[in-house]
RNA sequence: CGCUCAUCCAGAGCGGCCGAGGGACGGGCCCGACGACGCCGCGGCAACCAGCACUCCGGGUAACCGGGGCCAGGUGCCAAUGCCCGAACGAUGAGAG
Numbered sequence: 001c002g003c004u005c006a007u008c009c010a011g012a013g014c015g016g017c018c019g020a021g022g023g024a025c026g027g028g029c030c031c032g033a034c035g036a037c038g039c040c041g042c043g044g045c046a047a048c049c050a051g052c053a054c055u056c057c058g059g060g061u062a063a064c065c066g067g068g069g070c071c072a073g074g075u076g077c078c079a080a081u082g083c084c085c086g087a088a089c090g091a092u093g094a095g096a097g
Base pairs, nucleotide, nucleotide: 001097003095004094005093006092007091008090013042014041015040016039017038021031022030023029025086026085027084028083043078044077045076048074049073051070054069055068056067057066058065059064082089
């Protein structure tokens, strides 16, 4: 970088730095000098992947297998339903290249 699959109406903010745009794109509608966006620190949410001592359910003679609980190591996320509508759109995770 493109490809495949899954998810996207739930949830979660404070401080410091910076200084004008930001919410991907078009149209709306919003956020923003009462400092947005971004970066950093700390905190938090969630549970895709990993883990899984223990535990529950199902299968099995058993070894074990599948699923849930549990946990939180790798990511992700913490205005608004992915803000709304649109599209051959986007984002995130996992996988094989």

Description:
A computed fold for a 97-nucleotide RNA from an Actinomycetota bacterium, annotated as SAM riboswitch aptamer (S box leader). Its Rfam family is "SAM riboswitch aptamer (S box leader)". Rfam describes the family as follows. The SAM riboswitch is found upstream of a number of genes which code for proteins involved in methionine or cysteine biosynthesis in Gram-positive bacteria. The model forms 93% of the base pairs in the Rfam consensus.